[in-house]
This record gives sequence, C1' cells and structure tokens, in this order.
RNA sequence: UAGCUAUACCAAGCGCCUGGACUCAUAGAGUUAAUGAUGAGUUGACGAGGGACAGGGAGUAUCGACUGAUCGGCGGAUGCCCUGCGGUGACUUCACCACCGAAAAAGAAGCGACAAAGCUGGCAAGUGAUUGGCAGUACAAAGUGCUUCGGGUGAAUACCU
Repeated sequence: UAGCUAUACCAAGCGCCUGGACUCAUAGAGUUAAUGAUGAGUUGACGAGGGACAGGGAGUAUCGACUGAUCGGCGGAUGCCCUGCGGUGACUUCACCACCGAAAAAGAAGCGACAAAGCUGGCAAGUGAUUGGCAGUACAAAGUGCUUCGGGUGAAUACCU
C1' cells in the first nucleotide's frame, strides 16, 4: 500500500465514476491554425416535500428555482403496484365494493406561507480546472393545513310506527 473478515457511525436531488466536458503536464507534428495521443487531476442535482406494520414486485418516484453538462452511467431511496392486517363510507355486525394507512375517501373550487443554490462583496487552498467557508441581498411551486362542496350494495339485529 492492497485484499479479506468483524464491529461502530453516517445519506436520500442521496453515494459513486470506466463515457463525455473542463484543466495541467509531456512527447510529436505544425507554425496560418487546428486536431489527436499518453499521464495526472476537476466536474458530475439548488433547495421544498415525502415513511403505520409485515412480505413481495417492478423500477427514469412529487414540486418548482437556476442553468442549458443539474448531460450520461451504476447503485440506493420515504413514491407506485399486489397480498395480509387495519380505518372510513348507516347505531351495530357480516360479506363484497371503493378510497385510504394509525392525523387512515378520492376529487373539485377557494385561501395560503416559506427556501437554497444564484447574484454582490471579500477570505483561504490550488499552476489551473475547481473546492471550502463568511457577510449582504432577493425570488418559487407542489404538498401539509384551513373553508365550502363531496361517499356504497346486500343481509342480519336493535329501535320506532
């Protein structure tokens, strides 16, 4: 230094890099310039939002900002589908159906707040691409939430007439 094993901690625009893009060096060529090769590096998602439990499945899984490489690839992920269980849909019970997930109908309309990158200034590291952090200054949408509208079939039982 590398590999293997074990333990602990740590993520969800999260982690990684064999493509690409960019930087430097070297050699060659050339000098009107450009391109290519080799090696070493840099970059490769800005926040908001998102989890009942168990098992399984597929797998580019919400919203906007900036930019126009946040391209591309691999892995993962609170989303999606199925089963079980549970809740709601008539006072209760059962079955089926529909929608959901313990704050447990979808949907429609209205209300509604907030961000970081960015930008500006300057500091540090590096030949450089770039990286780290400080100060100031803005600007979202969806969602949660609130208001209104808005939901079964059959049977049994209870009560009333």
Molecule: glmS glucosamine-6-phosphate activated ribozyme aptamer
Organism: Tindallia californiensis